[in-house]
Molecule: transfer RNA
Organism: uncultured Lachnospiraceae bacterium
RNA sequence: UGACCCGUAGCUCAAUGGUUAGAGCAACGGUCUUAUAAACCGUAGGUUUUCAGUUCAAGUCUGAACGGGUCAA
Numbered sequence: 001u002g003a004c005c006c007g008u009a010g011c012u013c014a015a016u017g018g019u020u021a022g023a024g025c026a027a028c029g030g031u032c033u034u035a036u037a038a039a040c041c042g043u044a045g046g047u048u049u050u051c052a053g054u055u056c057a058a059g060u061c062u063g064a065a066c067g068g069g070u071c072a073a
Base pairs, nucleotide, nucleotide: 001072002071003070004069005068006067007066010025011024012023013022018056027043028042029041030040031039049065050064051063052062053061
């Protein structure tokens, strides 16, 4: 410098262009226990990397930027 892939909760990941973006783990609270753990119930946690475009409607499609990874030089 070029090609390709990826960017969603603290972490790992879902979500056919269409209901209020969900799940597991983690965190917090409760039940249980002498206490803890486990189990069960519940709560909170999101500028979907950013900016623009297409569309009635964008996490999803298009362009650019930024960041990460792989390969080539």